Predicted 3D model of a 132-nucleotide RNA (c-di-AMP riboswitch aptamer (ydaO/yuaA leader)) from Clostridium chromiireducens. NCBI's taxonomy places the organism under Bacteria, Clostridia, Eubacteriales, Clostridiaceae, Clostridium. The coordinates come from a structure-prediction model, not an experiment, and the mean pLDDT is 76.
RNA sequence: AUAUUAGUAACGCUGAAUCUUUUUGAACGGGAGAACCAAUUUUUGGGGUGAAUCUUAUUUUAGGAUAAGUAGGGUUAUUUUUCUUCAAUCCGAAUCCGUCAGCUAAUCUCGUAAGCGUUGAAGAGAAGUUUU
Numbered sequence: 001a002u003a004u005u006a007g008u009a010a011c012g013c014u015g016a017a018u019c020u021u022u023u024u025g026a027a028c029g030g031g032a033g034a035a036c037c038a039a040u041u042u043u044u045g046g047g048g049u050g051a052a053u054c055u056u057a058u059u060u061u062a063g064g065a066u067a068a069g070u071a072g073g074g075u076u077a078u079u080u081u082u083c084u085u086c087a088a089u090c091c092g093a094a095u096c097c098g099u100c101a102g103c104u105a106a107u108c109u110c111g112u113a114a115g116c117g118u119u120g121a122a123g124a125g126a127a128g129u130u131u132u
Stems, first nucleotide, its partner, number of pairs: 011117004018026002027112006037102001045100001046097004054069006072091005080126001082124005
């Protein structure tokens, strides 16, 4: 000097998943549910959360597995926040309901987890702080 691993504290990322007078809490999210409107196609089952859909090929008796793409989604920390462009890089899952749910005021009801460690550029605006 470089790389890897472990720990502590701070900081940060995905995500609704944070705060708190600790309580019939606040805040942020999800589901069910009228009229009107829409839709009438219900084993070819159907539907929800989520960015996570779809195509092709190989293999398998099939189910599935693997690979390459893809709709779509995230990150790249200037003191903070928002927006735009280019580039790089990563994800493109999983699971729930149980024959059943369009929208939907009132109303009812549920969640507040889990998992991680990035660091390239060019612009615009707003707010705050400091100095003159």